[in-house]
């Protein structure tokens, strides 16, 4: 240094849920809260998932279907960066 990863050290993040803000929604942000996490730090590049405002189609005229330009990095790969150091 790399692989690797402790019931180690010292820090860190924060699921569900709740309050409030934003958003059409998915979701996200603030605060509380901890299920978990060695990349649960960052990037939508590949796959996947969620939503469907707008658009398009159909229509019995208010519904249905399709669609990402919207999201998810705590779904899996990949890329970039990074703390600690037992075996």
């Nucleotide at each position: 240094c790399u692989c690797c990863g402790a019931u180690a050290c010292g820090a860190g993040c924060a699921a569900a849920c709740u309050u409030g803000g934003c958003g059409a929604a998915a979701g996200u942000c603030c605060a509380g809260g901890a299920c978990g996490c060695a990349a649960a730090g960052c990037c939508a590049c590949g796959g996947g998932u969620c939503u469907a405002a707008g658009g398009c189609a159909u229509u019995g005229u208010u519904a249905u279907g399709c669609u990402a330009u919207g999201a998810c990095a705590g779904c899996c790969g990949g890329g970039c960066u990074g703390c600690c150091g037992a075996a």